This is a predicted structure of a 74-nucleotide RNA (transfer RNA) from an uncultured bacterium. The coordinates come from a structure-prediction model, not an experiment, and the mean pLDDT is 81. It matches the Rfam family "tRNA". By type it is a transfer RNA. It was read from a public genome assembly.
[in-house]
RNA sequence: GGACGAUUAGCUCAGUUGGUUAGAGCAGGACCUUUACACGGUCAAGGUCGGGGGUUCGAGUCCCUCAUCGCCCA
Repeated sequence: GGACGAUUAGCUCAGUUGGUUAGAGCAGGACCUUUACACGGUCAAGGUCGGGGGUUCGAGUCCCUCAUCGCCCA
RNA backbone atom coordinates (compact mmCIF):
# COMPACT_ATOMS: atom_id res chain seq x y z
P G A 1 -0.78 3.63 3.58
O5' G A 1 -0.85 2.77 2.31
C5' G A 1 -0.68 3.36 1.02
C4' G A 1 -0.67 2.26 0.00
C3' G A 1 -1.93 1.37 0.00
O3' G A 1 -3.00 1.93 -0.71
C1' G A 1 0.00 0.00 0.00
P G A 2 -4.49 1.65 -0.27
O5' G A 2 -4.75 0.15 -0.71
C5' G A 2 -4.78 -0.20 -2.10
C4' G A 2 -4.95 -1.68 -2.25
C3' G A 2 -6.15 -2.31 -1.57
O3' G A 2 -7.35 -2.11 -2.27
C1' G A 2 -4.25 -3.62 -1.12
P A A 3 -8.76 -2.06 -1.51
O5' A A 3 -9.01 -3.58 -1.13
C5' A A 3 -9.24 -4.55 -2.13
C4' A A 3 -9.43 -5.92 -1.53
C3' A A 3 -10.47 -6.03 -0.42
O3' A A 3 -11.80 -6.09 -0.90
C1' A A 3 -8.51 -7.15 0.24
P C A 4 -12.98 -5.51 -0.06
O5' C A 4 -13.13 -6.55 1.14
C5' C A 4 -13.47 -7.90 0.89
C4' C A 4 -13.34 -8.75 2.13
C3' C A 4 -14.12 -8.30 3.34
O3' C A 4 -15.50 -8.64 3.27
C1' C A 4 -11.94 -8.85 4.01
P G A 5 -16.59 -7.72 3.99
O5' G A 5 -16.42 -8.03 5.54
C5' G A 5 -16.66 -9.34 6.04
C4' G A 5 -16.17 -9.48 7.46
C3' G A 5 -16.74 -8.50 8.47
O3' G A 5 -18.04 -8.85 8.90
C1' G A 5 -14.42 -8.67 8.79
P A A 6 -19.07 -7.72 9.32
O5' A A 6 -18.51 -7.25 10.76
C5' A A 6 -18.48 -8.17 11.85
C4' A A 6 -17.69 -7.59 13.01
C3' A A 6 -18.22 -6.30 13.62
O3' A A 6 -19.27 -6.53 14.53
C1' A A 6 -15.88 -6.14 13.31
P U A 7 -20.41 -5.42 14.73
O5' U A 7 -19.66 -4.27 15.55
C5' U A 7 -19.07 -4.59 16.82
C4' U A 7 -18.39 -3.36 17.41
C3' U A 7 -19.33 -2.19 17.71
O3' U A 7 -18.93 -1.57 18.93
C1' U A 7 -17.60 -1.48 16.26
P U A 8 -19.76 -1.90 20.25
O5' U A 8 -21.28 -1.66 19.80
C5' U A 8 -21.81 -0.34 19.78
C4' U A 8 -23.27 -0.35 20.13
C3' U A 8 -23.63 -1.01 21.45
O3' U A 8 -23.40 -0.16 22.55
C1' U A 8 -25.08 -1.79 19.79
P A A 9 -22.81 -0.83 23.88
O5' A A 9 -23.94 -0.56 24.96
C5' A A 9 -24.17 0.78 25.47
C4' A A 9 -24.48 0.74 26.96
C3' A A 9 -23.47 -0.05 27.81
O3' A A 9 -23.32 0.61 29.06
C1' A A 9 -25.62 -0.96 28.09
P G A 10 -22.05 1.59 29.27
O5' G A 10 -20.92 0.62 29.82
C5' G A 10 -19.64 1.16 30.23
C4' G A 10 -18.89 0.12 31.05
C3' G A 10 -18.71 -1.20 30.35
O3' G A 10 -17.53 -1.21 29.57
C1' G A 10 -19.62 -1.55 32.50
P C A 11 -17.55 -1.91 28.09
O5' C A 11 -17.48 -3.47 28.39
C5' C A 11 -16.33 -4.06 28.99
C4' C A 11 -16.56 -5.54 29.23
C3' C A 11 -17.03 -6.33 28.02
O3' C A 11 -15.95 -6.74 27.20
C1' C A 11 -18.42 -6.81 29.87
P U A 12 -16.20 -6.98 25.63
O5' U A 12 -17.11 -8.28 25.56
C5' U A 12 -16.61 -9.54 25.98
C4' U A 12 -17.66 -10.61 25.80
C3' U A 12 -18.34 -10.64 24.45
O3' U A 12 -17.56 -11.30 23.46
C1' U A 12 -19.98 -10.79 26.15
P C A 13 -17.85 -11.02 21.88
O5' C A 13 -19.33 -11.56 21.68
C5' C A 13 -20.22 -10.91 20.77
C4' C A 13 -21.63 -11.39 21.08
C3' C A 13 -22.70 -10.95 20.09
O3' C A 13 -22.72 -11.78 18.95
C1' C A 13 -23.47 -10.59 22.29
P A A 14 -23.34 -11.21 17.59
O5' A A 14 -24.92 -11.13 17.89
C5' A A 14 -25.68 -12.33 17.77
C4' A A 14 -27.13 -12.10 18.21
C3' A A 14 -28.06 -11.37 17.23
O3' A A 14 -28.38 -12.17 16.10
C1' A A 14 -28.56 -10.74 19.44
P G A 15 -28.34 -11.48 14.65
O5' G A 15 -29.46 -10.34 14.74
C5' G A 15 -30.82 -10.69 14.93
C4' G A 15 -31.64 -9.47 15.27
C3' G A 15 -31.56 -8.33 14.26
O3' G A 15 -32.35 -8.56 13.11
C1' G A 15 -31.33 -7.45 16.43
P U A 16 -32.00 -7.71 11.83
O5' U A 16 -32.59 -8.61 10.67
C5' U A 16 -31.84 -9.77 10.25
C4' U A 16 -32.79 -10.75 9.59
C3' U A 16 -33.81 -10.11 8.67
O3' U A 16 -34.06 -10.98 7.56
C1' U A 16 -34.89 -11.31 10.39
P U A 17 -33.33 -10.73 6.15
O5' U A 17 -34.07 -9.43 5.56
C5' U A 17 -33.55 -8.81 4.36
C4' U A 17 -34.54 -7.82 3.81
C3' U A 17 -34.87 -6.63 4.70
O3' U A 17 -35.05 -5.48 3.87
C1' U A 17 -36.86 -7.76 4.13
P G A 18 -33.87 -4.46 3.80
O5' G A 18 -34.27 -3.33 4.84
C5' G A 18 -33.81 -3.40 6.20
C4' G A 18 -34.54 -2.42 7.07
C3' G A 18 -36.04 -2.61 7.13
O3' G A 18 -36.49 -2.21 8.42
C1' G A 18 -35.57 -0.47 6.32
P G A 19 -37.41 -3.22 9.26
O5' G A 19 -38.57 -2.27 9.78
C5' G A 19 -38.23 -1.18 10.66
C4' G A 19 -39.48 -0.51 11.15
C3' G A 19 -40.61 -1.47 11.52
O3' G A 19 -41.31 -0.90 12.62
C1' G A 19 -41.32 0.00 9.80
P U A 20 -40.89 -1.42 14.08
O5' U A 20 -41.92 -0.57 14.98
C5' U A 20 -42.35 0.72 14.52
C4' U A 20 -43.49 1.19 15.42
C3' U A 20 -43.17 1.19 16.91
O3' U A 20 -43.83 2.30 17.51
C1' U A 20 -45.02 -0.21 16.50
P U A 21 -42.95 3.54 17.90
O5' U A 21 -42.13 3.09 19.19
C5' U A 21 -41.57 4.08 20.02
C4' U A 21 -40.86 3.49 21.22
C3' U A 21 -39.78 2.47 20.86
O3' U A 21 -38.66 2.67 21.75
C1' U A 21 -41.31 1.52 22.37
P A A 22 -37.23 3.02 21.14
O5' A A 22 -36.42 1.65 21.16
C5' A A 22 -36.77 0.59 20.31
C4' A A 22 -35.90 -0.60 20.56
C3' A A 22 -35.59 -0.89 22.03
O3' A A 22 -36.67 -1.62 22.62
C1' A A 22 -33.60 -0.99 20.75
P G A 23 -36.58 -2.01 24.20
O5' G A 23 -36.00 -3.50 24.07
C5' G A 23 -35.44 -4.14 25.18
C4' G A 23 -35.01 -5.51 24.75
C3' G A 23 -34.13 -6.25 25.74
O3' G A 23 -34.91 -6.90 26.74
C1' G A 23 -33.15 -6.34 23.60
P A A 24 -34.22 -7.23 28.17
O5' A A 24 -33.35 -8.52 27.90
C5' A A 24 -33.97 -9.71 27.47
C4' A A 24 -32.94 -10.78 27.18
C3' A A 24 -31.97 -11.04 28.32
O3' A A 24 -32.51 -11.91 29.31
C1' A A 24 -30.78 -10.83 26.31
P G A 25 -32.11 -11.75 30.85
O5' G A 25 -30.65 -12.38 30.91
C5' G A 25 -30.45 -13.76 30.63
C4' G A 25 -28.97 -14.05 30.50
C3' G A 25 -28.10 -13.58 31.66
O3' G A 25 -28.15 -14.46 32.78
C1' G A 25 -27.10 -12.95 29.64
P C A 26 -28.12 -13.88 34.25
O5' C A 26 -26.62 -13.34 34.38
C5' C A 26 -25.53 -14.24 34.34
C4' C A 26 -24.21 -13.49 34.20
C3' C A 26 -23.89 -12.46 35.26
O3' C A 26 -23.43 -13.05 36.49
C1' C A 26 -23.42 -11.55 33.16
P A A 27 -23.81 -12.31 37.90
O5' A A 27 -23.00 -10.93 37.80
C5' A A 27 -21.58 -10.93 37.82
C4' A A 27 -21.02 -9.54 37.61
C3' A A 27 -21.49 -8.48 38.59
O3' A A 27 -20.79 -8.52 39.82
C1' A A 27 -21.64 -7.63 36.41
P G A 28 -21.63 -8.28 41.19
O5' G A 28 -21.99 -6.72 41.11
C5' G A 28 -20.99 -5.73 41.18
C4' G A 28 -21.55 -4.35 40.92
C3' G A 28 -22.73 -3.96 41.78
O3' G A 28 -22.35 -3.53 43.09
C1' G A 28 -23.22 -3.44 39.55
P G A 29 -23.34 -3.84 44.32
O5' G A 29 -24.59 -2.90 44.06
C5' G A 29 -24.46 -1.48 44.11
C4' G A 29 -25.80 -0.80 43.97
C3' G A 29 -26.89 -1.28 44.92
O3' G A 29 -26.78 -0.70 46.21
C1' G A 29 -27.77 -1.14 42.74
P A A 30 -27.26 -1.55 47.50
O5' A A 30 -28.85 -1.46 47.44
C5' A A 30 -29.51 -0.21 47.59
C4' A A 30 -31.01 -0.38 47.42
C3' A A 30 -31.65 -1.49 48.26
O3' A A 30 -31.89 -1.10 49.61
C1' A A 30 -32.40 -1.66 46.04
P C A 31 -31.81 -2.20 50.77
O5' C A 31 -33.08 -3.12 50.57
C5' C A 31 -34.39 -2.60 50.71
C4' C A 31 -35.43 -3.55 50.18
C3' C A 31 -35.45 -4.92 50.81
O3' C A 31 -36.13 -4.94 52.08
C1' C A 31 -35.57 -5.14 48.48
P C A 32 -35.76 -6.02 53.17
O5' C A 32 -36.32 -7.39 52.56
C5' C A 32 -37.72 -7.58 52.38
C4' C A 32 -38.00 -8.94 51.75
C3' C A 32 -37.41 -10.13 52.48
O3' C A 32 -38.18 -10.53 53.61
C1' C A 32 -37.03 -10.33 50.17
P U A 33 -37.45 -11.03 54.92
O5' U A 33 -36.75 -12.38 54.47
C5' U A 33 -37.52 -13.51 54.09
C4' U A 33 -36.63 -14.60 53.53
C3' U A 33 -35.48 -15.00 54.42
O3' U A 33 -35.89 -15.92 55.44
C1' U A 33 -34.70 -14.69 52.21
P U A 34 -35.52 -15.60 56.96
O5' U A 34 -33.97 -15.90 57.04
C5' U A 34 -33.47 -17.20 56.82
C4' U A 34 -31.96 -17.23 56.91
C3' U A 34 -31.36 -16.52 58.12
O3' U A 34 -31.42 -17.34 59.30
C1' U A 34 -30.19 -15.89 56.16
P U A 35 -31.93 -16.68 60.68
O5' U A 35 -30.82 -15.60 61.03
C5' U A 35 -31.06 -14.64 62.06
C4' U A 35 -29.76 -13.98 62.47
C3' U A 35 -28.89 -13.48 61.34
O3' U A 35 -29.26 -12.20 60.89
C1' U A 35 -27.58 -14.73 62.88
P A A 36 -29.40 -11.93 59.30
O5' A A 36 -27.89 -11.98 58.80
C5' A A 36 -26.96 -10.97 59.17
C4' A A 36 -25.55 -11.36 58.79
C3' A A 36 -25.34 -11.72 57.33
O3' A A 36 -25.18 -10.57 56.51
C1' A A 36 -24.32 -13.36 58.70
P C A 37 -25.72 -10.63 55.03
O5' C A 37 -24.67 -11.59 54.29
C5' C A 37 -23.33 -11.17 54.11
C4' C A 37 -22.45 -12.30 53.62
C3' C A 37 -22.84 -12.93 52.30
O3' C A 37 -22.45 -12.16 51.18
C1' C A 37 -22.32 -14.63 53.85
P A A 38 -23.34 -12.16 49.89
O5' A A 38 -23.25 -13.69 49.36
C5' A A 38 -22.02 -14.18 48.83
C4' A A 38 -22.07 -15.68 48.59
C3' A A 38 -23.13 -16.16 47.62
O3' A A 38 -22.73 -16.03 46.27
C1' A A 38 -23.23 -17.48 49.57
P C A 39 -23.82 -15.57 45.18
O5' C A 39 -24.85 -16.78 45.12
C5' C A 39 -24.43 -18.06 44.69
C4' C A 39 -25.52 -19.09 44.92
C3' C A 39 -26.86 -18.77 44.30
O3' C A 39 -26.93 -19.08 42.93
C1' C A 39 -27.19 -19.45 46.54
P G A 40 -27.75 -18.13 41.96
O5' G A 40 -29.26 -18.21 42.48
C5' G A 40 -29.98 -19.43 42.39
C4' G A 40 -31.30 -19.33 43.13
C3' G A 40 -32.21 -18.19 42.70
O3' G A 40 -32.92 -18.47 41.50
C1' G A 40 -32.10 -18.24 45.05
P G A 41 -33.26 -17.26 40.48
O5' G A 41 -34.43 -16.49 41.22
C5' G A 41 -35.66 -17.16 41.53
C4' G A 41 -36.54 -16.28 42.39
C3' G A 41 -36.86 -14.91 41.82
O3' G A 41 -37.88 -14.94 40.85
C1' G A 41 -36.25 -14.69 44.08
P U A 42 -37.86 -13.88 39.62
O5' U A 42 -38.34 -12.52 40.31
C5' U A 42 -39.62 -12.44 40.88
C4' U A 42 -39.79 -11.11 41.61
C3' U A 42 -39.49 -9.87 40.78
O3' U A 42 -40.55 -9.49 39.92
C1' U A 42 -38.46 -9.69 42.89
P C A 43 -40.22 -8.75 38.55
O5' C A 43 -39.74 -7.30 39.02
C5' C A 43 -40.64 -6.45 39.73
C4' C A 43 -39.92 -5.26 40.30
C3' C A 43 -39.20 -4.37 39.30
O3' C A 43 -40.08 -3.51 38.61
C1' C A 43 -37.81 -4.73 41.15
P A A 44 -39.73 -3.02 37.11
O5' A A 44 -38.63 -1.89 37.32
C5' A A 44 -38.96 -0.71 38.02
C4' A A 44 -37.71 0.01 38.49
C3' A A 44 -36.76 0.46 37.39
O3' A A 44 -37.16 1.67 36.79
C1' A A 44 -35.53 -0.61 39.10
P A A 45 -36.75 1.98 35.27
O5' A A 45 -35.19 2.33 35.39
C5' A A 45 -34.76 3.42 36.16
C4' A A 45 -33.27 3.37 36.40
C3' A A 45 -32.42 3.43 35.15
O3' A A 45 -32.24 4.76 34.72
C1' A A 45 -31.63 1.70 36.55
P G A 46 -32.16 5.08 33.14
O5' G A 46 -30.73 4.49 32.74
C5' G A 46 -29.55 5.00 33.33
C4' G A 46 -28.37 4.10 33.01
C3' G A 46 -28.15 3.85 31.53
O3' G A 46 -27.43 4.91 30.95
C1' G A 46 -28.08 1.81 32.71
P G A 47 -28.08 5.75 29.72
O5' G A 47 -27.85 4.78 28.48
C5' G A 47 -26.58 4.16 28.29
C4' G A 47 -26.29 4.02 26.83
C3' G A 47 -26.69 5.19 25.96
O3' G A 47 -25.72 5.39 24.97
C1' G A 47 -27.77 3.25 25.20
P U A 48 -24.70 6.66 25.12
O5' U A 48 -25.28 7.68 24.06
C5' U A 48 -25.43 7.26 22.69
C4' U A 48 -26.47 8.14 22.05
C3' U A 48 -26.36 8.15 20.53
O3' U A 48 -27.09 7.05 20.00
C1' U A 48 -26.60 10.36 21.37
P C A 49 -26.99 6.71 18.48
O5' C A 49 -26.37 5.24 18.47
C5' C A 49 -25.26 4.89 19.29
C4' C A 49 -24.91 3.45 19.05
C3' C A 49 -24.46 3.12 17.64
O3' C A 49 -23.45 2.13 17.69
C1' C A 49 -26.34 1.83 18.18
P G A 50 -22.41 1.97 16.50
O5' G A 50 -21.27 2.98 16.94
C5' G A 50 -20.83 3.02 18.32
C4' G A 50 -19.66 3.95 18.44
C3' G A 50 -19.79 5.26 17.67
O3' G A 50 -20.53 6.22 18.37
C1' G A 50 -17.72 4.28 17.18
P G A 51 -21.43 7.25 17.51
O5' G A 51 -20.41 8.29 16.88
C5' G A 51 -19.65 9.14 17.71
C4' G A 51 -18.83 10.12 16.89
C3' G A 51 -19.59 10.85 15.80
O3' G A 51 -20.35 11.95 16.28
C1' G A 51 -17.59 10.04 14.91
P G A 52 -21.76 12.30 15.59
O5' G A 52 -21.36 12.83 14.15
C5' G A 52 -20.58 14.00 14.00
C4' G A 52 -20.19 14.23 12.56
C3' G A 52 -21.31 14.24 11.55
O3' G A 52 -22.05 15.45 11.54
C1' G A 52 -19.55 12.95 10.73
P G A 53 -23.60 15.41 11.15
O5' G A 53 -23.62 15.11 9.58
C5' G A 53 -23.14 16.06 8.66
C4' G A 53 -22.94 15.46 7.28
C3' G A 53 -24.19 14.98 6.56
O3' G A 53 -24.97 16.02 6.02
C1' G A 53 -22.51 13.36 6.33
P G A 54 -26.57 15.81 5.84
O5' G A 54 -26.70 14.72 4.69
C5' G A 54 -26.29 15.02 3.37
C4' G A 54 -26.31 13.80 2.49
C3' G A 54 -27.69 13.21 2.22
O3' G A 54 -28.39 13.93 1.22
C1' G A 54 -26.18 11.46 2.73
P U A 55 -30.00 13.95 1.24
O5' U A 55 -30.40 12.47 0.84
C5' U A 55 -30.12 11.95 -0.46
C4' U A 55 -30.63 10.53 -0.58
C3' U A 55 -32.08 10.32 -0.19
O3' U A 55 -32.95 10.66 -1.24
C1' U A 55 -30.74 8.64 0.81
P U A 56 -34.26 11.56 -0.96
O5' U A 56 -35.21 10.61 -0.11
C5' U A 56 -35.68 9.40 -0.65
C4' U A 56 -36.30 8.54 0.40
C3' U A 56 -37.33 9.22 1.30
O3' U A 56 -38.60 9.32 0.68
C1' U A 56 -35.83 7.95 2.63
P C A 57 -39.42 10.68 0.78
O5' C A 57 -39.91 10.66 2.30
C5' C A 57 -40.54 11.80 2.87
C4' C A 57 -41.15 11.42 4.21
C3' C A 57 -40.23 10.67 5.17
O3' C A 57 -39.40 11.54 5.89
C1' C A 57 -42.26 9.53 5.03
P G A 58 -37.81 11.16 6.03
O5' G A 58 -37.87 9.89 7.00
C5' G A 58 -38.29 10.03 8.34
C4' G A 58 -38.48 8.67 8.98
C3' G A 58 -37.24 7.79 9.01
O3' G A 58 -36.40 8.12 10.11
C1' G A 58 -39.09 6.53 8.26
P A A 59 -34.82 8.13 9.88
O5' A A 59 -34.44 6.59 9.70
C5' A A 59 -34.77 5.66 10.74
C4' A A 59 -33.66 4.62 10.91
C3' A A 59 -32.33 5.21 11.39
O3' A A 59 -31.64 4.23 12.16
C1' A A 59 -32.03 4.22 9.28
P G A 60 -31.82 4.24 13.71
O5' G A 60 -30.75 3.18 14.23
C5' G A 60 -29.36 3.51 14.21
C4' G A 60 -28.51 2.26 14.14
C3' G A 60 -28.48 1.59 12.77
O3' G A 60 -27.50 2.15 11.93
C1' G A 60 -28.92 -0.01 14.46
P U A 61 -27.83 2.42 10.36
O5' U A 61 -28.18 0.97 9.78
C5' U A 61 -27.19 -0.06 9.79
C4' U A 61 -27.79 -1.37 9.31
C3' U A 61 -28.28 -1.32 7.86
O3' U A 61 -27.98 -2.57 7.23
C1' U A 61 -30.07 -1.87 9.30
P C A 62 -26.76 -2.65 6.22
O5' C A 62 -27.20 -1.67 5.04
C5' C A 62 -27.92 -2.16 3.91
C4' C A 62 -28.08 -1.07 2.87
C3' C A 62 -26.85 -0.21 2.63
O3' C A 62 -25.91 -0.84 1.78
C1' C A 62 -28.75 1.18 2.84
P C A 63 -24.30 -0.53 1.93
O5' C A 63 -24.15 0.92 1.30
C5' C A 63 -24.39 1.15 -0.07
C4' C A 63 -24.19 2.62 -0.40
C3' C A 63 -22.88 3.22 0.08
O3' C A 63 -21.79 2.92 -0.78
C1' C A 63 -24.66 4.65 0.64
P C A 64 -20.32 2.75 -0.21
O5' C A 64 -19.90 4.25 0.08
C5' C A 64 -19.79 5.18 -0.99
C4' C A 64 -19.46 6.56 -0.46
C3' C A 64 -18.27 6.66 0.48
O3' C A 64 -17.03 6.67 -0.22
C1' C A 64 -20.07 7.88 1.37
P U A 65 -15.73 6.01 0.45
O5' U A 65 -15.38 7.04 1.62
C5' U A 65 -14.99 8.37 1.29
C4' U A 65 -14.95 9.23 2.55
C3' U A 65 -14.06 8.71 3.67
O3' U A 65 -12.69 9.01 3.46
C1' U A 65 -16.14 9.38 4.57
P C A 66 -11.57 8.03 4.02
O5' C A 66 -11.52 8.40 5.58
C5' C A 66 -11.15 9.70 5.99
C4' C A 66 -11.44 9.90 7.46
C3' C A 66 -10.83 8.89 8.40
O3' C A 66 -9.44 9.13 8.68
C1' C A 66 -13.08 9.24 9.00
P A A 67 -8.48 7.87 9.03
O5' A A 67 -8.98 7.49 10.51
C5' A A 67 -8.85 8.42 11.57
C4' A A 67 -9.46 7.86 12.83
C3' A A 67 -8.97 6.49 13.27
O3' A A 67 -7.73 6.57 13.93
C1' A A 67 -11.32 6.56 13.42
P U A 68 -6.67 5.36 13.76
O5' U A 68 -7.24 4.22 14.72
C5' U A 68 -7.42 4.47 16.11
C4' U A 68 -8.24 3.37 16.75
C3' U A 68 -7.78 1.95 16.48
O3' U A 68 -6.69 1.56 17.32
C1' U A 68 -10.11 2.08 16.16
P C A 69 -5.61 0.49 16.72
O5' C A 69 -6.41 -0.88 16.81
C5' C A 69 -6.85 -1.39 18.06
C4' C A 69 -7.75 -2.59 17.88
C3' C A 69 -7.20 -3.72 17.03
O3' C A 69 -6.26 -4.54 17.73
C1' C A 69 -9.43 -3.28 16.41
P G A 70 -5.12 -5.31 16.89
O5' G A 70 -5.93 -6.49 16.18
C5' G A 70 -6.58 -7.48 16.95
C4' G A 70 -7.39 -8.39 16.07
C3' G A 70 -6.64 -9.05 14.94
O3' G A 70 -5.87 -10.18 15.38
C1' G A 70 -8.70 -8.23 14.13
P C A 71 -4.43 -10.51 14.67
O5' C A 71 -4.86 -11.11 13.26
C5' C A 71 -5.59 -12.33 13.19
C4' C A 71 -6.14 -12.54 11.80
C3' C A 71 -5.13 -12.49 10.66
O3' C A 71 -4.40 -13.69 10.52
C1' C A 71 -7.00 -11.19 10.09
P C A 72 -2.95 -13.65 9.91
O5' C A 72 -3.21 -13.50 8.35
C5' C A 72 -3.87 -14.51 7.64
C4' C A 72 -4.23 -14.06 6.24
C3' C A 72 -3.09 -13.58 5.37
O3' C A 72 -2.35 -14.66 4.80
C1' C A 72 -4.88 -12.07 5.18
P C A 73 -0.81 -14.48 4.40
O5' C A 73 -0.88 -13.51 3.12
C5' C A 73 -1.48 -13.94 1.93
C4' C A 73 -1.48 -12.84 0.89
C3' C A 73 -0.14 -12.19 0.61
O3' C A 73 0.69 -12.97 -0.22
C1' C A 73 -1.79 -10.52 0.84
P A A 74 2.27 -12.96 -0.02
O5' A A 74 2.71 -11.50 -0.48
C5' A A 74 2.51 -11.07 -1.84
C4' A A 74 2.77 -9.59 -1.97
C3' A A 74 4.13 -9.10 -1.46
O3' A A 74 5.18 -9.34 -2.39
C1' A A 74 2.41 -7.67 -0.68